[in-house]
Model confidence (mean pLDDT): 82 of 100. Small-subunit ribosomal RNA from Urechidicola croceus, 1522 nucleotides, folded computationally. NCBI's taxonomy places the organism under Bacteria, Bacteroidota, Flavobacteriia, Flavobacteriaceae, Urechidicola.

RNA sequence: ACAAUGAAGAGUUUGAUCCUGGCUCAGGAUGAACGCUAGCGGCAGGCUUAACACAUGCAAGUCGAGGGGUAACAUUGAUUGCUUGCAAUCAGAUGACGACCGGCGCACGGGUGCGUAACGCGUAUGCAACCUACCUUUUACAGGGGGAUAGCCCGAAGAAAUUCGGAUUAAUACCCCAUAAUAUUGAUUUAUUGCAUAAUAGAUUAAUUAAAGUUUCGGCGGUAAAAGAUGGGCAUGCGUUCUAUUAGUUAGUUGGUGAGGUAACGGCUCACCAAGACAGCGAUAGAUAGGGGUCCUGAGAGGGAGAUCCCCCACACUGGUACUGAGACACGGACCAGACUCCUACGGGAGGCAGCAGUGAGGAAUAUUGGACAAUGGGCGAGAGCCUGAUCCAGCCAUGCCGCGUGCAGGAAGACGGCCCUAUGGGUUGUAAACUGCUUUUAUAUAGGAAGAAACCUUUUCACGUGUGGAAAGUUGACGGUACUAUAAGAAUAAGCACCGGCUAACUCCGUGCCAGCAGCCGCGGUAAUACGGAGGGUGCAAGCGUUAUCCGGAAUCAUUGGGUUUAAAGGGUCCGUAGGCGGGCUAUUAAGUCAGAGGUGAAAUCCCACAGCUUAACUGUGGAACUGCCUUUGAUACUGGUAGUCUUGAGUUAUAUGGAAGUAGAUAGAAUGUGUAGUGUAGCGGUGAAAUGCAUAGAUAUUACACAGAAUACCGAUUGCGAAGGCAGUCUACUACAUAUAUACUGACGCUAAUGGACGAAAGCGUGGGGAGCGAACAGGAUUAGAUACCCUGGUAGUCCACGCCGUAAACGAUGGACACUAGUUGUUGGGCGUAAGUUCAGUGACUAAGCGAAAGUGAUAAGUGUCCCACCUGGGGAGUACGAUCGCAAGAUUGAAACUCAAAGGAAUUGACGGGGGCCCGCACAAGCGGUGGAGCAUGUGGUUUAAUUCGAUGAUACGCGAGGAACCUUACCAGGGCUUAAAUGUAGGUUGCAUUAGUUAGAGAUAGCUAUUUCUUCGGACUACUUACAAGGUGCUGCAUGGUUGUCGUCAGCUCGUGCCGUGAGGUGUCAGGUUAAGUCCUAUAACGAGCGCAACCCCUAUCGUUAGUUGCUAGCAGGUCAAGCUGAGGACUCUAACGAGACUGCCGGUGCAAACCGAGAGGAAGGUGGGGAUGACGUCAAAUCAUCACGGCCCUUACGUCCUGGGCUACACACGUGCUACAAUGGUAUAGACAAUGAGCAGCCACUUCGCAAGGAGGAGCGAAUCUAUAAACUAUAUCACAGUUCGGAUCGGAGUCUGCAACUCGACUCCGUGAAGCUGGAAUCGCUAGUAAUCGGAUAUCAGCCAUGAUCCGGUGAAUACGUUCCCGGGCCUUGUACACACCGCCCGUCAAGCCAUGGAAGCUGGGAGUGCCUGAAGUCGGUCACCGCAAGGAGCCGCCUAGGGUAAAACUAGUAACUAGGGCUAAGUCGUAACAAGGUAGCCGUACCGGAAGGUGCGGCUGGAACACCUCCUUU
Repeated sequence: ACAAUGAAGAGUUUGAUCCUGGCUCAGGAUGAACGCUAGCGGCAGGCUUAACACAUGCAAGUCGAGGGGUAACAUUGAUUGCUUGCAAUCAGAUGACGACCGGCGCACGGGUGCGUAACGCGUAUGCAACCUACCUUUUACAGGGGGAUAGCCCGAAGAAAUUCGGAUUAAUACCCCAUAAUAUUGAUUUAUUGCAUAAUAGAUUAAUUAAAGUUUCGGCGGUAAAAGAUGGGCAUGCGUUCUAUUAGUUAGUUGGUGAGGUAACGGCUCACCAAGACAGCGAUAGAUAGGGGUCCUGAGAGGGAGAUCCCCCACACUGGUACUGAGACACGGACCAGACUCCUACGGGAGGCAGCAGUGAGGAAUAUUGGACAAUGGGCGAGAGCCUGAUCCAGCCAUGCCGCGUGCAGGAAGACGGCCCUAUGGGUUGUAAACUGCUUUUAUAUAGGAAGAAACCUUUUCACGUGUGGAAAGUUGACGGUACUAUAAGAAUAAGCACCGGCUAACUCCGUGCCAGCAGCCGCGGUAAUACGGAGGGUGCAAGCGUUAUCCGGAAUCAUUGGGUUUAAAGGGUCCGUAGGCGGGCUAUUAAGUCAGAGGUGAAAUCCCACAGCUUAACUGUGGAACUGCCUUUGAUACUGGUAGUCUUGAGUUAUAUGGAAGUAGAUAGAAUGUGUAGUGUAGCGGUGAAAUGCAUAGAUAUUACACAGAAUACCGAUUGCGAAGGCAGUCUACUACAUAUAUACUGACGCUAAUGGACGAAAGCGUGGGGAGCGAACAGGAUUAGAUACCCUGGUAGUCCACGCCGUAAACGAUGGACACUAGUUGUUGGGCGUAAGUUCAGUGACUAAGCGAAAGUGAUAAGUGUCCCACCUGGGGAGUACGAUCGCAAGAUUGAAACUCAAAGGAAUUGACGGGGGCCCGCACAAGCGGUGGAGCAUGUGGUUUAAUUCGAUGAUACGCGAGGAACCUUACCAGGGCUUAAAUGUAGGUUGCAUUAGUUAGAGAUAGCUAUUUCUUCGGACUACUUACAAGGUGCUGCAUGGUUGUCGUCAGCUCGUGCCGUGAGGUGUCAGGUUAAGUCCUAUAACGAGCGCAACCCCUAUCGUUAGUUGCUAGCAGGUCAAGCUGAGGACUCUAACGAGACUGCCGGUGCAAACCGAGAGGAAGGUGGGGAUGACGUCAAAUCAUCACGGCCCUUACGUCCUGGGCUACACACGUGCUACAAUGGUAUAGACAAUGAGCAGCCACUUCGCAAGGAGGAGCGAAUCUAUAAACUAUAUCACAGUUCGGAUCGGAGUCUGCAACUCGACUCCGUGAAGCUGGAAUCGCUAGUAAUCGGAUAUCAGCCAUGAUCCGGUGAAUACGUUCCCGGGCCUUGUACACACCGCCCGUCAAGCCAUGGAAGCUGGGAGUGCCUGAAGUCGGUCACCGCAAGGAGCCGCCUAGGGUAAAACUAGUAACUAGGGCUAAGUCGUAACAAGGUAGCCGUACCGGAAGGUGCGGCUGGAACACCUCCUUU
């Protein structure tokens, strides 16, 4: 400087992520409707449905200055009656005027949108093919004559509508004659022009057709012609909905000649001739629909709509027809047919609101039977004027847009009330109210009061002058006493609706309890709901607010602007090729596309801008811009196109060389298999996880020889090669096609793509005829299994093979259409050229990688990169590649290909987990190797079950079951039966009362409890204490462990779980934490885009093993002394043991070996102890909604003369049975008897109890010591000796009988112990299963807690004696790390498929039934135009009549299309907990899937061919780095 004012997203698939993709929301709009609510005004709008039917009124008349006239009214005149101002009669005489003739209008205005897909509409042209009343301009003219007819009068028919007959009459009505033109027609001719017919301007000539009056004499009106204006008619280019599951249509059809017809061209109509015309650039058919200006939305491009206003069209009860007229085939005209309604005297008639009001009906839904012609406009008229439901106004309706108001300022005791809370108090409603001051829009009342009015007309006047024009005065308002203005009083008259989980602004309480309900999407509600209902509070908009419906937007979700197709939906199986689309270099020309200028048009209104008028705005006016379009014209010529010429690089031809599993046909070879014959030979063969069916003594299998048959071609052989794809493999021959390289010559753009079309097209399958060795759907048998229509086995038919003909599909895949060009590299390999070679070059074929692309995985010169051209295909999942229709096929079936309904997802890639009947590595008493058990017996104890009035409750795989319970006779106790109480206990606070409360005895009772008797305070006089009472606070082992805290179990003492910063990835996430080693260990080392850190591991703590120091009682006693029957008993001692405090010690520190290191190895040294010395405590992030509301605590709910509490008795101890954990045993490694030896821990006063004594004993009676290193308790296994000799025993001790002891208020249910007697099962335990790796297992006894006692064989500790075994990690179980697959994420106890059964919904088929529209054939055929005829009427024009053509309508026949319905039937969809199986997802337990065929309750199985979108292992090849 120029241009421009314009563009937003969110929720929802997942454990999380990115993407694809649908659904939903926020915005705007409406002729709207509904719900709640409502003060006023302005401006707009108001049957979207039944073009359904309509009562009543009005919506088109006017002219007497065209006419005959006079029914009504008025005036005047005359006559009559006569109450002298009234009545009657007469008179067209006057004003006027019903009906009638005539003129003009009625074709405008107003309504509606049925029909119409069309020159209907829009836009732009043309008419050399046309018409136009009224209006304007110009020219010319108007002479003569005639006969009727309405009306009026008379008569007749009819219920009426109406009609007929007779007589008579007028005209600007009608007719004849004359005159006549630039009129019409015919002929001749001149000039000019044009795209053709031809047009224009002339000339000559022949024929034909006009007129109306009235008048105040100015005019008005009439006739002819020309021109203009206006309005129409016709033709043409372009544009104008959906369906191809509508592909062929057409006989006046297309064209020609001639004629007719029309205002006019034309098959518009007719005769003849020709056979054309339209159609994939969509004919024909079907469906739907008035079109445009415009309106809504949108940034725009677009999409949707066609109300109000304007233009055009079409229609007027339905269908047809013409008449009149300038104009109609006519909304308020005619005729006919039909349907419907009404009148009727039954003979006949009448009608058409889609005009304005209004009624009924339909519907969710849409107004007054109003006023006026005052204005604007229209018709008639000379005019006054008349008419005008056009119009202008008013009424109703929040239907919309716009504006105004419902008050403003002050006012904190932050009032009362409401609501909430952590509740003596605070928060909020809230300056809100009260209260004080101010204002008065609006509403109300009173008063005033417009603009819209300009005219016409009348009067006056001026200029010209019978009139026209100007000026002045007068006259006219439905709205309307309206707008507006002033005054008065007073906050006075005026706020609702929706929402408050997220999207989306706005939160709390109560009620409810997957109920009631909400919901636009996601979703909310199962007892603490910001989501339901109510309340308080808040938010948004506001005289409205919400809901519903529809349209656009957001949606780039049909993508021109502006999308995609490897895996998400989507590349045709492949090639050839038609139309079409696109197309190499140069030159010239043209100017169609393209660009620029100019002209015309694009109606007005609308939109936009500016200004202006209503107080503002909406609204309206004026001007401008715009209307992106179409047409014409003049230029430009780069590009595209056309034409002409030329070129060689695209394409092709030729030559040489080479290549190959390229094709077709024929011939031929060896191995294997099977069969046959013959030989040898004997008992099995075969098959499997294991078997069986099968074959075999009638000689199989095996082996040898010979013969025959069919099919397929080992090795070579390979990410090899060839082919368009499917596909192609022994060797040779013939024929054919192709590709590549090189080279010269030639053609000269001949090219690319490819709808419709054509050809080819694996396997399976079909037809006909062959062939048939092996294999092998179906089928049969055998197995497996719960079943096994399968997997495995034995057989085996179609088929597999050949020839010919069909089919035409596959995961026909690189899931990647074809062609061309360009864009870094590395490295294999096939064929060719050059080169000795290294290498290089062309064409293929692989791998890896750069940039780029991609959602990512990946791709990456063989693109999924960057571009160009053409084709095909996609638009949420399911229904469904289904139904119907059509084409093809012998059939199977293929191709094309929907909808209803239903869901809010379906899907792709990648991530973290979890899981796998995936893989690798590692660990653990996990297996193995051992020792001892359990499972069998009896008993104890716990549990289940059963029983019961109750058998209280909880714990239930591992991780419940000698668990809570570390002590159930009462109590405990929570359960049951019965009997009672209504508040026990505690703590107060405040107030009042009281001094018979307490203690002892006694009665009733099962007891609780109730009753009776006796007793009866202290005091400093303040009170203390007791009891009673009132108020406030009780109690619950009732429910919810899925509301919770706390505590606990388990994975697991497993080695893991995380963070900060950095880096990688769009992201979830990854890295670190992986890799190589090593460890008990994420222990440590090395390497390393990671560097560090935290919780865990380890260590620090305790016990124990050795030593030292200190200390020495209640412990100890070596030496000294005393002393005893004996004894640390005593003096004494600290040496030792011990006690209990502090230290030392062990760290892979040393040596050797291996190793980079960490570390490991060694019967190493040393040492009490050696590699964590042994044991304990210690339990990461988390998992199991794990356990516990009955330890305790606690939210919520529930009970309150009971679910609280007290008491007695019972129960928790039951007993056909099942299970767990134990004890004791089954004996001689033992039992019994006698004798003898050695511990540690811990406990003790309502206690442990020495010792003495009694009792066989349990125990009793006495009685020292000890609140404990002082006193108390026999250790047992063991050792020695004796006995028992293998047995149901001198084993074993259950059970039962008797007699006792102890504890306790009380041992019946239901205690322990003692003695005597009794003497059961059991002789080592099936399947299965448990513990343990050293002071361990096994075995032996001891102590303690609880406790009056004890059901303890339990639990927790203590010491004594004291083993065996581990090759090793294949397997079982559990765990850790890495990796892989996944359709799982509530995470495999996952997910999920199909039949069957039940309910609901929509759809397909279907014998039939009922409609609808359109067409065809035949019959009939109104009105009417046209044609013909015409003996009747008329002077004539003409008319009636008759005949013919055509047609609306009607009837009939057959077929097609379409819609509804239907017995029955088919599949589909949906629905918390139905049945059968388990097909898929992991190697899903037989890898899955695709096509095809057969089979089966069902998922499905099997055969053939194909694919990887299959896991694992091994091997091979290639690549990258060193």